[in-house]
RNA sequence: AUAUUCCUUUGGGGCAGGGUGUAAUUCCCGACCGACGGUGAUAAAGCUUAACUGCUUUUUAGUCCGUGACCCGGAUCAUUUUUGAAAAAUGUGAAGGUGGAUUUGGUGUAAAUCCAAAGCCGACAGUAACAGUCUGGAUGGGAAAAGGAAUGG
Repeated sequence: AUAUUCCUUUGGGGCAGGGUGUAAUUCCCGACCGACGGUGAUAAAGCUUAACUGCUUUUUAGUCCGUGACCCGGAUCAUUUUUGAAAAAUGUGAAGGUGGAUUUGGUGUAAAUCCAAAGCCGACAGUAACAGUCUGGAUGGGAAAAGGAAUGG
C1' cells in the first nucleotide's frame, strides 16, 4: 500500500420583511437552502524546471454520471396459530421499478464544472387555505466518511 470479514464513531440546510384574509412561515411580493461518491481547464501549498516545465498533496458541480432518503414491490428469514400435507396472521425486508432541475455570453486548443448574467428544481402524511423551508413518521433509516481489529497473498 492492498483484498475480505468484523467492531466503533460520524453521517442535511433553509421564509427575514411585507400583502390579502375569519384563518396561510402553505396563496401573492419578496427572502433563504443545497446530503454522499465520481469526473473536473478552478484555487492554494510543496518540490522541480530555462519555462504553469513536470510531479505531489489539499481543494473545486443542487440542475454532467451515479448513489441515498420517500413511494411501489415483495424474495428470504423469524415468531405465533391451526394442521396429515399445508395454510394463515404479524414482523423482517433482497432483487427489481418509479423518481427533479441550465441556458446564454466571456476566456481558451478544449468548458454542462472556471468567470459573468439570467433561469430552473426539490418525496409522503398533516394543517383554520395549496408547504423544498412548519409539524409528523424520525431518539428511525441511510449513500458514505474516519478510526480500529482479525485473516490472506
The prediction has a mean pLDDT of 81. FMN riboswitch aptamer (RFN element) from Gracilibacillus boraciitolerans JCM 21714, 153 nucleotides, folded computationally. The RNAcentral record of the sequence draws on Rfam and Ribocentre. It matches the Rfam family "FMN riboswitch aptamer (RFN element)". From the family's description: The RFN element is a highly conserved domain that is found frequently in the 5'-untranslated regions of prokaryotic mRNAs that encode for flavin mononucleotide (FMN) biosynthesis and transport proteins. The same sequence occurs in records of 2 taxa.